[in-house]
Context: one part of a larger RNA
RNA sequence: CUGGGCGUAAAGCGCACGUAGGUGGUUGGGUAAGUCAGAUGUGAAAUUCCUGGGUUUAACCUGGGAACUGCAUUUGAAACUGCUUGGCUAGAGUCCAAUAGAGGGGGGUGGAAUUUUAGGUGUAGUGGUGAAAUGUGUAGAUAUUUGGAGGAAUAUUAGUGGUGAAGGUGGCCCCCUGGAUCGAGACUGACGCUGAGGUGCGAAAGCGUGGGUAGUAAACAGGAUUAGAUAUCCUGGUAGUCCACGCUGUAAACGAUGUCAACUAGCCGUUGGGUUUAUUUAAGGGUUUAGUGGUGUAGCUAACGUGAUAAGUUGACCGCCUGGGGAGUACGGCCGCAAGGUUAAAACUC
Numbered sequence: 001c002u003g004g005g006c007g008u009a010a011a012g013c014g015c016a017c018g019u020a021g022g023u024g025g026u027u028g029g030g031u032a033a034g035u036c037a038g039a040u041g042u043g044a045a046a047u048u049c050c051u052g053g054g055u056u057u058a059a060c061c062u063g064g065g066a067a068c069u070g071c072a073u074u075u076g077a078a079a080c081u082g083c084u085u086g087g088c089u090a091g092a093g094u095c096c097a098a099u100a101g102a103g104g105g106g107g108g109u110g111g112a113a114u115u116u117u118a119g120g121u122g123u124a125g126u127g128g129u130g131a132a133a134u135g136u137g138u139a140g141a142u143a144u145u146u147g148g149a150g151g152a153a154u155a156u157u158a159g160u161g162g163u164g165a166a167g168g169u170g171g172c173c174c175c176c177u178g179g180a181u182c183g184a185g186a187c188u189g190a191c192g193c194u195g196a197g198g199u200g201c202g203a204a205a206g207c208g209u210g211g212g213u214a215g216u217a218a219a220c221a222g223g224a225u226u227a228g229a230u231a232u233c234c235u236g237g238u239a240g241u242c243c244a245c246g247c248u249g250u251a252a253a254c255g256a257u258g259u260c261a262a263c264u265a266g267c268c269g270u271u272g273g274g275u276u277u278a279u280u281u282a283a284g285g286g287u288u289u290a291g292u293g294g295u296g297u298a299g300c301u302a303a304c305g306u307g308a309u310a311a312g313u314u315g316a317c318c319g320c321c322u323g324g325g326g327a328g329u330a331c332g333g334c335c336g337c338a339a340g341g342u343u344a345a346a347a348c349u350c
Base pairs, nucleotide, nucleotide: 003322004321005320006319007304008303012318014201015200016199017198021194022193023192025088026087027086028085029084030083031082033081034080035077036076037075038074039073040072041071042070048066049065050064051063052062053061054060091191092188093187094186095185096183098181099180103177104176105175106174107173108172109171110154115149116148117147118146119145120144121143125136126135162169163168206247207246208245209244210243211242215241216240220236221235222234223233224232258317259316260315261314262313263312266295267294268293269292270291271290273289274288276286277285299306300305323350324349325348332343333342334341335340
């Protein structure tokens, strides 16, 4: 390289958009690049194969034939692919009427709770633990009650519930805004799928500048525990957590399962999703459709399991793997303020 693979053995980029490229529905006409057929030329000789001859055989030498699967020119064919032209509507999209939603961004606002502050009531403890102590309190704490301040998070509802490409997303109200689904028609007429590079988004932690800081809490301090205790437990406590604007670009970024399309037994839920129907009497039954779960047949699988949301049967395109360690490391490049990220070996060793 080929082949074989990628849920768990090595292997699906964290996710999307999209350039080149690859690939592409249905039906006419044209063309003849690919494709197919014929002819001509060429494809040196030797070698190879077939069949003769020579050396007593053989190797070897030698006559003839085949072959040289190729290339060029030319004459045809037109099913398929391509190119070109004209249609079509089943893919894709647009318009209209509805539906559901923690989808995104901005602004405003509510209550509960914690903390703190000022005052009242009130007196000796409180707090914490396995047990204690540090801490806190007669300078009046804890408890209770009234008023104020401020920050963060939004109990119940809440659900293998919703929604989003993924990361994610949860009080209420307003403004701006993306997508999805369903229904009936009308319209465009293949406009599609995938996508190397590229571009954007991307939890938490971390970084820069400026704010904010109630609770919590790396670091740190003290008290316990212990042989010791740089841990666990307790009392404190600073970065951080929050906001604005930048950066970082990684996660067990997981369904450990790339995206798109088609086909292939059932049964039971659920979003009281949308739609439609019968006697709408009804929270009930049937139909169809978009998600999301359970169980399971065939098949697949090393097994576990999976099973119309496939890991089944196929097609299109991309990514990735090739024994363990060394190593996701070194060096170099690129990116970053840094931390580091990304690309990515070898010696050696088993």